The part of an RNA shown here (large-subunit ribosomal RNA, domain VI) has 261 nucleotides and comes from Marvinbryantia formatexigens DSM 14469. Rfam family: Bacterial large subunit ribosomal RNA. Taxonomically the source falls in Marvinbryantia formatexigens (Bacteria, Clostridia, Lachnospiraceae, Marvinbryantia).

[in-house]
Context: one part of a larger RNA
RNA sequence: CGCAGGAUAUCUGAGAGGAGCUGUCCUCAGUACGAGAGGACCGGGAUGGACUGACCUCUGGUGCACCGGUUGUCACGCCAGUGGCACGGCCGGGCAGCCAAGUCGGGAAGGGAUAAACGCUGAAGGCAUCUAAGCGUGAAGCCCCCCUCAAGAUGAGAUAUCCCAGUGAAAACAUAAGACCCCUUGAAGACGACGAGGUUGAUAGGGCAGGGGUGGAAGUGCAGCAAUGCACGGAGCUGGCUGUCACUAAUAGGUCGAAAG
Numbered sequence: 001c002g003c004a005g006g007a008u009a010u011c012u013g014a015g016a017g018g019a020g021c022u023g024u025c026c027u028c029a030g031u032a033c034g035a036g037a038g039g040a041c042c043g044g045g046a047u048g049g050a051c052u053g054a055c056c057u058c059u060g061g062u063g064c065a066c067c068g069g070u071u072g073u074c075a076c077g078c079c080a081g082u083g084g085c086a087c088g089g090c091c092g093g094g095c096a097g098c099c100a101a102g103u104c105g106g107g108a109a110g111g112g113a114u115a116a117a118c119g120c121u122g123a124a125g126g127c128a129u130c131u132a133a134g135c136g137u138g139a140a141g142c143c144c145c146c147c148u149c150a151a152g153a154u155g156a157g158a159u160a161u162c163c164c165a166g167u168g169a170a171a172a173c174a175u176a177a178g179a180c181c182c183c184u185u186g187a188a189g190a191c192g193a194c195g196a197g198g199u200u201g202a203u204a205g206g207g208c209a210g211g212g213g214u215g216g217a218a219g220u221g222c223a224g225c226a227a228u229g230c231a232c233g234g235a236g237c238u239g240g241c242u243g244u245c246a247c248u249a250a251u252a253g254g255u256c257g258a259a260a261g
Base pairs, nucleotide, nucleotide: 001152005163006162007161008160009159010158011157015149016148017147018146021049022048023047024046025045026044027043033038051106052105053104054103055102059100060099061098062097066093067092068091069090070089071086072085073084074083075082076081110144111143112142117137118136119135120134164261166173167172178256179255180254181253182198183197184196185195186194203249204248205247206245207244208243209242210241212238213237214236219232220231221230222229223228
């Protein structure tokens, strides 16, 4: 820009893409078959491999604004307590998130038309013949079925709902439904986009409570010559998690957008 009014929501599916793998074991059954050795079809069940999708409860990895330990040095006047730098200084852990080595799922079943092949009926050609007319069975393959996208499918589809009988001669203008700008933002994201919100408000920050993590703060007292230990005390600190509270910020404002087609 189009889809012959303007919108919002939900669909249909022309078409396109994806997937399509396979082992072993049990049973049937030591049966059929076979002199024996050996040893099934058909059907039913179980469990794997590789590949693949999703997810984070579990097991783990990471987790550079979480907690702790610790070396050197500098600073805060000194002690104590802290902070900076040294690869995140080094080391031990670790929430959320992200992830696999973790967890769950998938390729199943079914339908249709067929290939080779196997048949029925059956002439030409009194027989025979699956074929000439006609009718079946039959593949991991083909078309459906399963998953995803999809009406620019210009062949521009459908359904529901909302707005509408203005001004102007017209061009156009102001509006409606609706949308956007702007702002607070997100398990969304390169930017656009998409989602949640904008005071009639829990969108983010912050506060409070909890969870999770770390692992016993500072200070004081006590014991010890001291290093250190113990008590107050599962202490103190704590990013993203859960809930809650308008304290802070989403204020105010602006733009676009039909005239019954």
The full RNA is in RNAcentral, with records from ENA and SILVA.